[in-house]
RNA sequence: GCGCCCAUAGCUCAGUGGUAGAGCGUCACAUUGACAUUGUGAAGGUCCAAGGUUCGAUCCCUUGUGCGCGCACAA
Numbered sequence: 001g002c003g004c005c006c007a008u009a010g011c012u013c014a015g016u017g018g019u020a021g022a023g024c025g026u027c028a029c030a031u032u033g034a035c036a037u038u039g040u041g042a043a044g045g046u047c048c049a050a051g052g053u054u055c056g057a058u059c060c061c062u063u064g065u066g067c068g069c070g071c072a073c074a075a
Stems, first nucleotide, its partner, number of pairs: 001071004006066002010024004018055001026042005048064005
C1' cells in the first nucleotide's frame, strides 16, 4: 500500500428497513434467624463518527476512526 471481518447496556452477544433485546452483573422487594439460592420488579443504550438513499436507517450506500486478520513491498 491492497483486501476482509468486527464496532449495539458495565461485560459477552442477538437483532439486518417500521422507533432495540437476552444472559451475566448492579439496585429494590419477597422468601430466611442470617447468608446463599430462587422469584418479581427497576435502573442502565446520541446502536463508533459524518454524509447520502428512503415516508421511515442500528440495518442499505459512501467516507473516516478504532480493534483484529490476510497479502504485497522495504529493511
Transfer RNA from Parcubacteria group bacterium RIFCSPLOWO2_01_FULL_48_18, 75 nucleotides, folded computationally. Its Rfam family is "tRNA". From the family's description: Transfer RNA (tRNA) molecules are approximately 80 nucleotides in length. The family's RNA type in Rfam is transfer RNA. The coordinates come from a structure-prediction model, not an experiment, and the mean pLDDT is 81. The RNAcentral record of the sequence draws on ENA.